[in-house]
RNA sequence: GCUGGCGGCGUGGAUAAGACAUGCAAGUCGAACGCUGGCUUCAGAGUAGCAAUAUUUUGAAGUCGGAGUGGCGCAAGGGUGCGUAACACGUGGAUCAUCUGCCGUGAAGUUUGGGAUAACCCCGAGAAAUCGGGGCUAAUACCGAAUGUGAAUGAAAAUUCAAAGUUGGGGACCGCAAGGCCUGACGCUUUACGAUGAGUCCGCGGCCUAUCAGCUAGUUGGUGAGGUAAGAGCUUACCAAGGCGAAGACGGGUAGCUGGUCUGAGAGGACGACCAGCCACACUGGAACUGAGACACGGUCCAGACACCUACGGGUGGCAGCAGUCGAGAAUUUUUCUCAAUGGGCGAAAGCCUGAAGGAGCGACGCCGCGUGGGGGAUGAAUGGCUUCGGCCCGUAAACCCCUGUCAUUUGCGAACAAGUUAUUUUACUUAACACGUAAAGUAUUGAUUGUAGCGGAAGAGGAAGGGACGGCUAACUCUGUGCCAGCAGCCGCGGUAAUACAGAGGGUCCCAAGCGUUGUUCGGAUUCACUGGGCGUAAAGGGUGCGUAGGCGGUCGGGUAAGUCUGAUGUGAAAUCUCGCAGCUUAACUGCGAAACUGCAUUGGAUACUCUCCGGCUGGAGGAAUGGAGGGGAGACUGGAAUACUUGGUGUAGCAGUGAAAUGCGUAGAUAUCAAGUGGGAACACCAGUGGCGAAAGCGAGUCUCUGGACAUUUCCUGACGCUGAGGCACGAAAGCCAGGGGAGCAAACGGGAUUAGAUACCCCGGUAGUCCUGGCCCUAAACGGUGCGCAUUUGCUGUGAGUGGAAUCGACCCCGCUCGUGGCGAAGCUAACGCGUUAAAUGCGCCGCCUGGGAAGUACGGCCGCAAGGUUAAAACUCAAAGAAAUUGACGGGGGCCUGCACAAGCGGUGGAGUAUGUGGCUUAAUUCGAUGCAACGCGAAGAACCUUACCUGGCCUUGACAUGCAAGUAGUAGAAGGAUGAAAGUCUGACGAGUGUAGCAAUACACAGCUUGCACAGGUGCUGCAUGGCUGUCGUCAGCUCGUGUCGUGAGAUGUUGGGUUAAGUCCCGCAACGAGCGCAACCCCUAUGUCCUGUUGCCACCACACUUCGGUGUGAGCACUCCGGACAGACUGCCUCGCUUCAACGAGGAGGGAGGUGGGGAUGACGUCAAGUCAGUAUGGCCCUUACGGCCAGGGCUGCACACGUACUACAAUGCCCGGUACAAAGGGAAGCAAGAGCGCAAGCUGGAGCAAAUCCUCAAAAUCGGGCCCAGUUCAGAUUGUCGUCUGCAACUCGACGGCAUGAAGCUGGAAUCGCUAGUAAUGGCGCAUCAGCUACGGCGCCGUGAAUACGUUCCCAGGCCUUGCACUCACCGCC
Repeated sequence: GCUGGCGGCGUGGAUAAGACAUGCAAGUCGAACGCUGGCUUCAGAGUAGCAAUAUUUUGAAGUCGGAGUGGCGCAAGGGUGCGUAACACGUGGAUCAUCUGCCGUGAAGUUUGGGAUAACCCCGAGAAAUCGGGGCUAAUACCGAAUGUGAAUGAAAAUUCAAAGUUGGGGACCGCAAGGCCUGACGCUUUACGAUGAGUCCGCGGCCUAUCAGCUAGUUGGUGAGGUAAGAGCUUACCAAGGCGAAGACGGGUAGCUGGUCUGAGAGGACGACCAGCCACACUGGAACUGAGACACGGUCCAGACACCUACGGGUGGCAGCAGUCGAGAAUUUUUCUCAAUGGGCGAAAGCCUGAAGGAGCGACGCCGCGUGGGGGAUGAAUGGCUUCGGCCCGUAAACCCCUGUCAUUUGCGAACAAGUUAUUUUACUUAACACGUAAAGUAUUGAUUGUAGCGGAAGAGGAAGGGACGGCUAACUCUGUGCCAGCAGCCGCGGUAAUACAGAGGGUCCCAAGCGUUGUUCGGAUUCACUGGGCGUAAAGGGUGCGUAGGCGGUCGGGUAAGUCUGAUGUGAAAUCUCGCAGCUUAACUGCGAAACUGCAUUGGAUACUCUCCGGCUGGAGGAAUGGAGGGGAGACUGGAAUACUUGGUGUAGCAGUGAAAUGCGUAGAUAUCAAGUGGGAACACCAGUGGCGAAAGCGAGUCUCUGGACAUUUCCUGACGCUGAGGCACGAAAGCCAGGGGAGCAAACGGGAUUAGAUACCCCGGUAGUCCUGGCCCUAAACGGUGCGCAUUUGCUGUGAGUGGAAUCGACCCCGCUCGUGGCGAAGCUAACGCGUUAAAUGCGCCGCCUGGGAAGUACGGCCGCAAGGUUAAAACUCAAAGAAAUUGACGGGGGCCUGCACAAGCGGUGGAGUAUGUGGCUUAAUUCGAUGCAACGCGAAGAACCUUACCUGGCCUUGACAUGCAAGUAGUAGAAGGAUGAAAGUCUGACGAGUGUAGCAAUACACAGCUUGCACAGGUGCUGCAUGGCUGUCGUCAGCUCGUGUCGUGAGAUGUUGGGUUAAGUCCCGCAACGAGCGCAACCCCUAUGUCCUGUUGCCACCACACUUCGGUGUGAGCACUCCGGACAGACUGCCUCGCUUCAACGAGGAGGGAGGUGGGGAUGACGUCAAGUCAGUAUGGCCCUUACGGCCAGGGCUGCACACGUACUACAAUGCCCGGUACAAAGGGAAGCAAGAGCGCAAGCUGGAGCAAAUCCUCAAAAUCGGGCCCAGUUCAGAUUGUCGUCUGCAACUCGACGGCAUGAAGCUGGAAUCGCUAGUAAUGGCGCAUCAGCUACGGCGCCGUGAAUACGUUCCCAGGCCUUGCACUCACCGCC
């Protein structure tokens, strides 16, 4: 927030210890006392009355009140948590340092006097509250005397100290009576003990903060005095100078403490509501009085704030008692009933009082229990939801039938909690007594809750279900709407048109249920503060290094004690709670009883292994001594040579210097170079030099001398645990920096100049000051790093090196074999997240120190300390993020490396980019210029043909079940169809002579059905959107050599291995090796074309031979033939097979050679792995969803897609002489042909026309050009080039205006080889020449796809550009460098 049926048991002002109206919460006792009022009864008297009676007054008794004196209580009960970090609390002790009313037990006493005072009366003051004066009076009020069991003081003697009465009953005796007297009860006084309660002291325990480090004068102690119930600086005077503190004093912050509660496996952590114990407080602060007890919640006094009354003079009050009000707040109840029970106060008692308590009320605030129905019931109803439209779900759910009756409703009956007290009767005891008293029994009497719980009857399924969630975590899914919008979200994350995540659903499902969600809080999970139970090489984290104080820890043997430790006993550890058992409410919650537990503390007995402690020994730890060698260990003094720079002089001439290239700079006033001298100077010490040495680290490098520290080895002589670590502390501590004084050659912050650059406060160059050096003093930090604290011990090894020493051997050594210390490399076990470490541990253990706890803010701020300053050290928080980080893996990437390939570069040939034109695109324009394609991989692409059509676009005119499909229903008989007519641009609209069909039944008429038409409804239709919802197809990397799998092995894992390596290849091709062995998709091969041959077939192909015929003697035709060519088919052939050489190999392979038509995949094609680009295509078709439906559909005419300041791509033609023009002449292949190809022939200058033989084709048709031969042109805008334009024609077609192609004549533009840049090609290739085909009426084809002819050049090579492959390396990238930041 939404919802809400019943009952039981609990619980309820957490904030403002804020303020409070009103009522109540502490009184009681007449059996302590006097006074006073009422009522009742009795007695006496008066008045009225004949009297009964009425009334007044007095007294007594009883009873009910009032205030007062007096006693007890009011210090309990109840509330709250302000204060308090304290002996406040808890726990255990001490009290020989104390008190204790009422209560219990014991002892003794209770004698005798006195004077007041309130009430009351009178007077007075005041508004009131209240007060003053005078007078009377009582007591269990007050005071004196006596006694002294006893108590106190004191060494003793001794001294001091009490009291009160009230009341019940009574036989004898006394008394007029009261009473005495006796007896009992309640009191009173003194005292002892007990019980209960309290005070004080002590040990131990429990919060945060050191950015609080020093605190303290009554402070610490003593003496005297005082004080208290009681010890004490508790108080005071004097004396002394102490006391506390890193085991945290003092200060600051916060807080009532505990039993316990919540959580947790436990250890812990958080909390301290209800209940119980203790403490503190009572409007705020202070103080005492009374009392057994208070410094007193409902007492007093003073001060203050606040509120109220007032006559303004003065007074009154204290809800943190119960209810209740206001306020503040997210938030917490009735101004209730009763003393019936339990308990408390007073009283002899009855009884009174009791907001303690017992009950009820309100609140789903919590826990527990119950119900809202049970059984049957399929037309699986309806609504709703979903749907693949068939159905499915809700769902036996409902309706309907049969039952039941909890709770609620109504009605009737109806408890328990009640035992006592008192009265009375009886009995017993006591007694002189039948009184009194005590005990027992009987009877009567007492219930707020409550006519409640419970029980019975009645009626009827009747009155009683919601909340949240449904992407994963986390159980539970669909539809609709929305469209990164609205919104959701605890974390991850959803939402950009198909959202199980938004919103809705009277759809479904899940989880709980009279509740369900949300928010906040605590613990858990978190071994994420780690005692149990963590870490510090690289994730956060080892102090820069040493010396050393406190502290912690400490070798070996024996003995003492028994502090720690272990164990027994005793006391205590309140109850409640928790646990277990049993029991009581119908059950449970709840409650009762019992047990256990309370892990603790104290006292005491015992044990003695270990630790502490004390005593006495030991030598292995540690130290000392002796001998010895090594060393850039430290300090001081002195000395040296090389080099740089400078000075002087000589020689000498034009440059030097510097850089990627330059310039600034130096130099004719003589530089650089070179020689000599020299000085003078300062700084640093080449070679030796070495993962070599020394030092604690920082650090130390020429030589000699002096002083001096440490380590190591050998000897095993001495001491006898003297040790290790080390918070604070002290010392040292690179470079830079600071102060003072020197010094200054070189180098060089700052600075100046020159370059580079977009800029260049940089990198490079020329200069150059602090500084670097020395002496003295500061600073105190570094990637002060082995990123690894110190010490000791243990644990397989191999191999270097420095120092010392032993052995063997030698003439003596070296080499060699051992030991110790140091310093390296590799590695076992083990460790590690991995990387790695590995006797020099990051292994295994022990001891001590330092440090860490997500990233940023930040090693910063503030404060403290240090410093001359710079600054150092110590060291946070607010806020902010959901990460930051480590190691390793796969890939991608690198202006990283290695190897290799490709027309990738290079070497060549020819182009593009310049011109004109064609064509596509962008842009612009337009009514429209339809749409798509956009780096490579869009741009002569979809389009293998836009004049109409195509056509999707625009304008205009029309149609609406539609141009097309299917179904349903109705209608229709001159129906369907239809010549023709009207109108119109056409479509369309209107009209219309004429005029059909099929099947079944029937003789037929006819009926029914179909077809057709008309109408209506479903629907058609859409080149409308989404290629980022899709299928299919395609492009691209790339015909690149790669991409994977199974099993095994390795790794915690991601993954690796295989696939890497050595060779080799066009190839992950093959060979060898190898923790791999195999396999798949790719490669290759198999397929097609082509190059050679053999065989077969032999027409339409062929014509050598033969025959015949004709002949211009070239040949042609026919027959015969199949030899050759050729067509088609089948085979063969090529495999590194052979030889030689090379390679580490009897390998793979490479080089060369033979043979061969062809030689090392012969050439070409088809063939495209896993995947990448949300690549392209919804306009080829298919297809989900969305959208349009007299329109985004359909038909038609015209226009547009051809539009033109411009830009780009792709081509063609050229710019000419290797050419152009004219003429002659030769050689193809592959195709096509019937609405077709078309020969010969004729006409036309030509396009073309006429005509038509032949051919559905190896038969007929179409069939070359360049080349070549001859001639012309003569380097020019030309006899180059052909755009543009004029005119005349031809052809196709319904139609060439927008907008076709071709031809003739005329015209004759730009263009003389093309900037930056860029493309193709390695051989029958480039280049160049023509031919054919598809589309097609025609054509914009100069495009596309094929065919043949002619036919080159060059490749040293892989440094560079681009792309790719393999291995490796780095990485903070993984959307992967077009990244990240």
The RNA shown here (small-subunit ribosomal RNA) has 1381 nucleotides and comes from an uncultured bacterium. The sequence is in RNAcentral, with records from ENA and SILVA. It matches the Rfam family "Bacterial small subunit ribosomal RNA". The coordinates come from a structure-prediction model, not an experiment, and the mean pLDDT is 84.